[in-house]
Context: one part of a larger RNA
């Protein structure tokens, strides 16, 4: 968080596989950066008879940096310090952000890419040559940071923590871009900007330890060899039998250990007069998992859902040698079930990941579609109109009932329909262009604020206004013995058949079945199943 039966006019707002954590076809759901780097391939413009040179602009894959640990999704395990509240960490960590404060000096070898040569059916691999970085490596320099040592001082459970002193180990990319400068052309300088490196704080994030609280079961009473303690010694960012050698024998338990059985937990949600009970859908925080078991690289962060590596089930290709493959992302498709939507549009909004930025990516998210699946709100017309039509139903045959109900007369126009106008969500982002301020040698460049000009909306020609025609299109479902609101008549004759319970039916049946009339509630009413 429903199913089903009957009936169903509109709209807002919600919700929407509870069962198979059962298999999964198809697309999509994590990509960005040329202001890190070298190249291909096409175009343009210059120079030039061309051959080619040089700038620019796109597209393409490869190096390199960030991201990809986050967002979504499910609840299978898990009775756990997992959760939940409250301490601890003198036993730890921490990219981007932010504040300080210091600094970036010399040098070097390689490699994809690319060509060429070969294997392979592919998937992909081998080799040889070439080349570039803000890739990678050496060296130098360096504090309060790391080790060692020595003092003091604080403090404890204790390894300790603060301070000083002495020795030693250790960094970068002075790279990238736009302006001026300089030059035949560069190199170089000045300078913004946007990046490296060291160290020390902030935020906000995690990691670890501990008191309490967290179901049933004794028709589980004894459990336990890394077990429990300590020593060295090893791992970790860290504290620990966490690992591992040796020493000792502890260690837990009726205040329920062990064992079994069931569950993810929590704000909350239900229901209550509370105080319980039950629950844990949506939403929100933690926590585990990503076919199934295991492992470990990569990094600041994983033991990583759409990352690697083994096993194992199954499922596809195969040229039989070999290979791919992982919806419990988002729709979808088969199965299972009483049951649960659409292979929809858009990145305009909010938020995320890359970028100086313009911008790309976004099945997160915003819309829309489908379901009466719930809540809520509106409609199906109003007045007026017989002592009272017809028709159908009771009769005591006089009459009653239906009923102002209808016809009929005046009117209204919600909602559906038809026509025209028509948003906010953009006080935001962009691009220019003018003024001002910062920076600076600078009226470059870059930034930053006003102004103004143009742009930028999936929803949607929606929402809502306005016109315009016209009672037209728009009620049903149960119940009617008592409990329990609401009765007769016929049919049936313990048959059919009704039923929550009591219990109706065997010839006058308000209990069965139709019919008229009554009740209750209404776009829903019933029935079942669960909670209280």
């Nucleotide at each position: 968080g429903a199913a089903c039966g009957c009936u169903g006019g509109c709209g807002g707002c919600a919700u929407g596989c509870c069962u198979a954590a059962c298999a999964c076809a198809u697309g999509c759901a994590a990509g960005u950066c040329g202001u890190a780097c070298g190249g291909a391939g096409a175009g343009u413009g210059a120079g030039g008879c061309a051959a080619c040179u040089c700038a620019c602009u796109c597209u393409c894959a490869g190096u390199g940096g960030c991201a990809a640990a986050c967002g979504g999704g499910u609840g299978a395990g898990u009775a756990a310090c997992g959760c939940g509240u409250g301490a601890a960490u003198a036993a730890c960590c921490u990219g981007c952000c932010u504040u300080u404060g210091a600094g970036a000096a010399g040098g070097g070898g390689a490699u994809a890419a690319c060509u060429g040569u070969c294997c392979g059916a592919a998937a992909g691999g081998a080799u040889a040559g070439c080349u570039a970085a803000u890739a990678c490596c050496c060296u130098a320099u360096a504090u309060u940071g790391c080790c060692u040592u020595u003092u003091g001082u604080c403090a404890c459970u204790a390894a300790g923590g603060c301070a000083a002193a002495a020795g030693g180990a250790g960094a970068a990319a002075g790279c990238g871009a736009g302006g001026c400068u300089g030059u035949c052309a560069a190199a170089g300088g000045c300078u913004u900007c946007g990046g490296c490196u060291c160290a020390a704080g902030g935020a906000g994030g995690g990691g670890u330890u501990c008191g309490c609280g967290u179901c049933c079961u004794a028709u589980c009473a004894g459990g336990u060899a890394g077990u429990u303690g300590g020593u060295g010694g090893g791992g970790u960012a860290a504290u620990g039998g966490c690992c591992u050698a040796c020493c000792a024998a502890g260690c837990c338990a009726a205040u329920g250990a062990c064992g079994g059985g069931u569950a993810g937990c929590u704000g909350g949600u239900c229901u209550u007069a509370g105080a319980g009970g039950a629950u844990g859908a949506u939403c929100a925080g933690c926590c585990a998992c990503a076919g199934u078991g295991g492992g470990a690289c990569u990094g600041a962060g994983a033991c990583a859902c759409g990352g690697c590596c083994c096993g194992c089930a199954c499922c596809c290709c195969u040229a039989c040698g070999g290979g791919g493959g992982g919806c419990a992302g988002c729709a979808g498709u088969g199965g299972g079930g009483a049951a649960u939507c659409g292979u929809g549009g858009g990145c305009a909004a909010u938020g995320g990941g890359c970028g100086c930025a313009a911008g790309c990516c976004u099945g997160a998210c915003c819309c829309c579609g489908c379901a009466a699946u719930g809540c809520c709100g509106c409609g199906u017309g109003a007045g007026g109109g017989a002592a009272g039509a017809a028709g159908c139903c009771c009769u005591u045959c006089g009459g009653g009932g239906u009923g102002u109900a209808a016809a009929c007369c005046u009117c209204u126009g919600u909602c559906a329909g038809a026509u025209g106008g028509g948003a906010a969500g953009a006080u935001g982002g962009g691009a220019c262009u003018a003024g001002g301020g910062g920076c600076u040698a600078a009226u470059a460049c870059c930034u930053c604020c006003u102004a103004g000009u143009c742009u930028u909306g999936a929803c949607g020609g929606u929402a809502c206004c306005a016109u315009c025609a016209g009672a037209g299109g728009a009620a049903g479902g149960g119940a009617c013995g008592g409990c329990u609101a609401a009765c007769u008549a016929c049919g049936u004759g313990c048959c059919a058949g009704c039923a929550g319970c009591c219990g109706c039916g065997g010839u006058a049946a308000u209990a069965c079945g139709u019919a008229g009339g009554u009740c209750c509630c209404g776009a829903g009413c019933g029935u079942u199943g669960c909670g209280c």
Molecule: small-subunit ribosomal RNA, 5' domain
Organism: uncultured Hydrogenobaculum sp.